A computed fold for a 530-nucleotide part of an RNA from a metagenome, annotated as small-subunit ribosomal RNA, 5' domain. Its mean pLDDT, the model's own confidence on a scale to 100, is 83. The full RNA is in RNAcentral, with records from SILVA.
[in-house]
Context: one part of a larger RNA
RNA sequence: GAACGAACGCUGGCGGCACGCCUCAUACAUGCAAGUCGAGCGCGAAACCACCUUCGGGUGAUGUAGAGCGGCGAACGGGUGAGUAACAGGUGGAUAAUCUGCCCUUUGGCGGGGGACAACAGCUGGAAACGGCUGCUAAUACCGCAUGUGAUUGUGGGUUUAUGGCCUGCAAGGAAAGGCGCCUCAAAGCGCCACCAAAGGAUGAGUCCGCCCCCCAUUAGCUAGUUGGUGAGAUAAUAGCUCACCAAGGCUUCGAUGGGUAGCCGAGCUGAGAGGUUGAUCGGCCACACUGGAACUGAGACACGGUCCAGACACCUACGGGUGGCAGCAGUAGGGAAUAUUGCGCAAUGGGCGAAAGCCUGACGCAGCGAUGCCGCGUGAGUGACGAAGGUCUUAGGAUUGUAAAGCUCUUUUCUGAGGGAAGAAUAGGUCUGGUAGGAAAUGAUCGGAUUCUGACGGUACCUCAGGAAUAAGGAACGGCUAACUCCGUGCCAGCAGCCGCGGUAAUACGGAGGUUCCAAGCGUUGUUC
Numbered sequence: 001g002a003a004c005g006a007a008c009g010c011u012g013g014c015g016g017c018a019c020g021c022c023u024c025a026u027a028c029a030u031g032c033a034a035g036u037c038g039a040g041c042g043c044g045a046a047a048c049c050a051c052c053u054u055c056g057g058g059u060g061a062u063g064u065a066g067a068g069c070g071g072c073g074a075a076c077g078g079g080u081g082a083g084u085a086a087c088a089g090g091u092g093g094a095u096a097a098u099c100u101g102c103c104c105u106u107u108g109g110c111g112g113g114g115g116a117c118a119a120c121a122g123c124u125g126g127a128a129a130c131g132g133c134u135g136c137u138a139a140u141a142c143c144g145c146a147u148g149u150g151a152u153u154g155u156g157g158g159u160u161u162a163u164g165g166c167c168u169g170c171a172a173g174g175a176a177a178g179g180c181g182c183c184u185c186a187a188a189g190c191g192c193c194a195c196c197a198a199a200g201g202a203u204g205a206g207u208c209c210g211c212c213c214c215c216c217a218u219u220a221g222c223u224a225g226u227u228g229g230u231g232a233g234a235u236a237a238u239a240g241c242u243c244a245c246c247a248a249g250g251c252u253u254c255g256a257u258g259g260g261u262a263g264c265c266g267a268g269c270u271g272a273g274a275g276g277u278u279g280a281u282c283g284g285c286c287a288c289a290c291u292g293g294a295a296c297u298g299a300g301a302c303a304c305g306g307u308c309c310a311g312a313c314a315c316c317u318a319c320g321g322g323u324g325g326c327a328g329c330a331g332u333a334g335g336g337a338a339u340a341u342u343g344c345g346c347a348a349u350g351g352g353c354g355a356a357a358g359c360c361u362g363a364c365g366c367a368g369c370g371a372u373g374c375c376g377c378g379u380g381a382g383u384g385a386c387g388a389a390g391g392u393c394u395u396a397g398g399a400u401u402g403u404a405a406a407g408c409u410c411u412u413u414u415c416u417g418a419g420g421g422a423a424g425a426a427u428a429g430g431u432c433u434g435g436u437a438g439g440a441a442a443u444g445a446u447c448g449g450a451u452u453c454u455g456a457c458g459g460u461a462c463c464u465c466a467g468g469a470a471u472a473a474g475g476a477a478c479g480g481c482u483a484a485c486u487c488c489g490u491g492c493c494a495g496c497a498g499c500c501g502c503g504g505u506a507a508u509a510c511g512g513a514g515g516u517u518c519c520a521a522g523c524g525u526u527g528u529u530c
Base pairs, nucleotide, nucleotide: 001530002529003528004527006526007525008524009523010522013377014376015375016374017373018372019370020369021335026333027332028331030330031329032328035072036071037070040069041068043066049060050059051058052057079288080287081286089212090211091210092209093208094207095206098205099204103201104200105199106198107197108196109195111145113143114142120135121134122133123132124131125130152172153171154170155169156168157167158166159165178193179192180191181190182189214260215259216258221251222250223249226248227247228246229245230244231243232242233241263285264284265283266282267278268277269276270275290311291310292309293308294307313324314323315322316321341367343366344365345364349363350361351360352359353358380410381409382408383407390401391400392399393398415467416466417465418464419463420462424457429452430451431450432449433448434447435446436445474519475518476517477516478515479500480499481498485514486513487512488511489510495502496501
């Protein structure tokens, strides 16, 4: 000198864009943060409608709210950096050793049956949380049967980029589900969305390997599933991953082992560069979710707002027993030098579900608070005296503050008031309408056109008009380094200080004043890095 997620002191007009618990991975009141589908299924309160009525009500239809079965999602998105010195990360490869829901392309199929369980009803246990027994019932829930292209497994043959790739023979066991429309008297048929088997793609993920990746030798030896083999098991998959047996190996001064510290990177800061340093915000990867352990479901988890066990803590209790997990968004308490609102909206972008309308979304978009930073603007402009007053200094003549003020002439960025007033909106959907492929036709699919609807921010940005210099300047320094000097007070005192050093009676170094210098809505100090 530059920089900062900064803090502190003094001061403080506005706007834009960013950023905002760096400390105890401390404890958390309250609200919200993951739902959705009735076009999978059976029920169905109240209300409305119709009918009956003994006027109490009952029956039927529509089927709403509502739970329940079922499907998909909840493994994404969001948070934090405790652990981790490691194939965690970066980079480059391998997978003939692997999986991949939804999505895209292609091929083939979707036949015929059965038995349950919730909801519900009755009885019943418990303070509650939550149950138990009996009975009824549906399905795209569950289970057989049939079919079996191909795939899987076993066993042969061939081939090759030769470990499990590709082609082929035989045998075995193994699939499926409907819903909504159109047409029709009906059946049949057609369309769309689902469903099953398989191939390819895309995407995502698993595993393995080369190189890189902090400090300590005042850490020198470490290791028995340890190192390798055979066989088996487990896995989507290779492998001591696990197990049985056999062998005695494996690593290490090119730093093993141990200890300390730490999430890694793209990047940020600094520097002429080499380098040093950092890993906030944004993006990629990893790890974690009160602490420790475990599996279940599933395409995917060993799962932040799932389950089970143990522990600590907290809460409820009828003392028998239960409940909870903000390192999601706000917010609270303590901690700390220190870090914000218990806000608005799904209008946009994105995500989940749904055929769609739509619903959900503290992701996100916005607003609020904070000079925390960067950038921009303003606090007026012109004119105005051999120069007012006051202040300060003085050699008492004057000098300086100083064109500074006042005065005069302007302007209105800002400000106040009034009026107007956005872009961000593109769809999808609704209505009308035209074409294309296909089909017997229609619905549907797809491509257009017109119109309609949708804004949290926000009556915001912005624009116009009116008014009046009106609403707006401070901080630090002035001995040298280092730009900027005098007077008074004090008298090695009080004090200053980054270094050298000032202060003991003429202090440009302490305190005050006037003046000056440098920055400026900031200026200094402290801390940290270069």